Predicted 3D model of a 501-nucleotide part of an RNA (large-subunit ribosomal RNA, domain I) from a Paracoccaceae bacterium. The coordinates come from a structure-prediction model, not an experiment, and the mean pLDDT is 84.
[in-house]
Context: one part of a larger RNA
């Protein structure tokens, strides 16, 4: 040194759990903040750390309910100390407290620090306590310049806002790559993305609309009409409408009302704690019985889930009943106050022109819409539309303003469901994960589950450095389940044996 079997190290696939996470369904919520949020320093337990929990009244404090034996929070055991059937912990409801930072608001600041001003109280205190003192907008009120009346400015007071939050929404700006197999009109796209606003939805909305000589009758959403008519360096490509099915259905106002709000009033309903809740023994393997075996019961309860292996009857449940001091919601009754409220049926408006943009329409024969400039009507005996533009003919009433449902979204709460994964899967994160850790920053970002049915977690006793580790012995069904701990492949490394060189 090479093959071979045995044993064994090392390794953590697999296999078998599932605390976690993905996808939805239904209900429910749809905000939250100057009565200081979101989100966060820093303390707070008898006993160091981290979590949760809380706030100097600090894992708590009060009333009102609920519940009945214990219990002082978790990793995490012990000891101290102590509550409690005069009702504790513990659940639900409402108060109270809530340090400091932070929109942060008295001034500043290098967030959680540092530094004042008034005012009242108090021993006139150089202390100590409380409360205020920000900006900006509206509204009174006082004052008040150039410049006489005034205004502009100042002053004070009352109300509102301010900030934060995962999408959806609604309106003001608005790109590139990229596609045309290059590239410029085009396309990406009115998308990313900034800004501002708002709501639980929001927009939109009761015809100056279609349509087509027959008629329809706000609006929004799906499915078709249909990848049709168009429309395009007629090139990539863009791409309607009528109308027909359906979801859903509501009308109304400016002379005064439908409506909406909010508060108070009766009445149900529902949620936020709970409570009753049926029925099984015996054999036999086993460490263990829910397994076998025998004979039985329940069921308006054989969804789930635990218990030493696989339970309708063991335990929590479930099915079905049941319950509110307190508070929150919706719903209808009846009153009441705001609101709608702008204004007088819509004039610099429709229209025209010149230049843009939306309209599926890229100037095109381009009507409609809208406007940056310049202009500029009629007034129901009128006006606007019917895709250039006349005429007939239908048809509508603009230039004021409200409006629910149908519809889109889910940071979040409950309940439920999976031909979803099962720890290199699934959320980056099943475990103290946006941590540790890199980066000046913006910002990148992991690894890492599993003893056992119960810690019974190895009393005592060799060996050894009062070690590390091992050997006995003990418990356990099992210790080749021993904390480096279920199962233990491979690849790598040894030890025996045997062959062969």
């Nucleotide at each position: 040194a090479g093959c071979a079997u045995a044993a064994g190290g090392c390794g953590g696939a697999u296999g078998c759990c599932u605390u976690g996470g993905c996808a939805g369904c239904u209900g429910a919520a749809g905000g939250c903040g100057a009565u200081g949020a979101a989100g966060g320093a820093c303390g707070u337990u008898g006993u160091a750390a981290c979590u949760u929990g809380c706030g100097a009244u600090a894992a708590g404090c009060u009333u009102c309910g609920g519940g009945g034996a214990g219990c002082u929070a978790g990793u995490a055991a012990a000891c101290a100390a102590g509550c409690u059937u005069u009702g504790a912990u513990c659940c639900g409801a409402a108060g109270a407290u809530u340090u400091c930072c932070g929109a942060a608001u008295g001034g500043g600041a290098a967030a959680a620090c540092c530094c004042a001003g008034u005012a009242u109280g108090u021993a006139u205190a150089a202390g100590c306590a409380u409360a205020c003192u920000a900006u900006c907008u509206u509204g009174c009120a006082c004052u008040g310049a150039a410049u006489a009346c005034a205004u502009a400015g100042g002053u004070g007071u009352a109300a509102g806002a301010g900030g934060c939050a995962a999408a959806c929404c609604u309106a003001g700006g608005g790109a590139a790559c990229u596609g045309a197999a290059a590239c410029a009109u085009c396309u990406a796209a009115g998308u990313a993305c900034c800004u501002a606003g708002a709501g639980g939805a929001a927009a939109a909305g009761a015809a100056a609309u279609c349509a087509a000589c027959c008629g329809a009758g706000a609006u929004u959403c799906c499915g078709g009409g249909a990848g049709u008519a168009g429309u395009g360096g007629c090139g990539a490509g863009c791409g309607a409408a009528a109308c027909c099915g359906g979801a859903c259905c509501a009308g109304c106002c400016c002379u005064u009302a439908a409506g909406c709000u909010u508060c108070a009033u009766a009445a149900g309903a529902u949620u936020u704690a709970u409570u009753g809740g049926a029925a099984c023994a015996u054999u036999c393997u086993g460490g263990a019985a829910a397994g076998u075996a025998u004979g039985g019961c329940c069921a308006u309860a054989g969804u789930a889930g635990g218990u030493g292996a696989u339970a309708g009857c063991c335990c929590u449940g479930u099915a079905c009943a049941u319950u509110a001091a307190a508070a929150a919601u919706c719903u209808u009754u009846u009153g009441a106050a705001g609101u709608g409220a702008a204004a007088u049926c819509g004039a610099g408006u429709a229209g025209g022109u010149c230049g843009g943009g939306a309209c599926a329409c890229g100037u095109g024969a381009a009507a409609u819409c809208u406007u940056g400039a310049c202009u500029g009507a009629a007034u129901a005996u009128g006006g606007g539309g019917g895709g250039a533009c006349c005429a007939u003919c239908c048809u509508c009433c603009a230039a004021g303003g409200c409006u629910a449902a149908a519809u889109a979204c889910u940071c979040u709460c409950a309940g439920c469901u999976g031909a979803c994964c099962g720890a290199u899967a699934g959320u980056g994160a099943a475990c103290c994960a946006g941590u540790a850790c890199c980066g000046u920053g913006a910002g990148g970002g992991a690894a890492a589950g599993g003893c056992g049915a119960a810690a019974a977690g190895a009393a005592c006793c060799c060996c050894g450095g009062c070690g590390a580790g091992g050997g006995g012995a003990g418990u356990g069904a099992a210790a080749u389940a021993g904390a480096a701990c279920c199962u233990g492949a491979a690849a790598c490394c040894u030890u025996a044996u045997g062959c062969u060189u």